This is a predicted structure of a 98-nucleotide RNA (c-di-GMP-I riboswitch aptamer) from a Paenibacillaceae bacterium.
RNA sequence: UAAGGAUAAAGGUACACCUGUUGAAAGAUAGGGCCACAAAACUAGAGGGGCUACCGCGAGCCAAACAAAAUUGGACGCAAUGCCAGCCAGUUGCCGAA
Repeated sequence: UAAGGAUAAAGGUACACCUGUUGAAAGAUAGGGCCACAAAACUAGAGGGGCUACCGCGAGCCAAACAAAAUUGGACGCAAUGCCAGCCAGUUGCCGAA
């Protein structure tokens, strides 16, 4: 120095859940809480993967209406520069036993 990570030391974060705020939602945030974490620190078009779908798109489906069409509404599908790093990953970092 690198790898490795202890019945070590000093510390750190805070899952689920509850409440408030915010957002169309996913989620975020503040307080409580403390499952767990040796990186649970940072990084999200521009590493991979996942979540949501307001707006938008669909010669298709359903309903209303109708001669037919247009139109309106609904379901379904697509779609992210929105979101997740406590999914993998990248970058950086405390200590210094076997």
The source organism's lineage runs through Bacteria, Bacillati, Bacillota, Caryophanales and Paenibacillaceae. The prediction has a mean pLDDT of 81. It was read from a public genome assembly, where an Rfam model found it.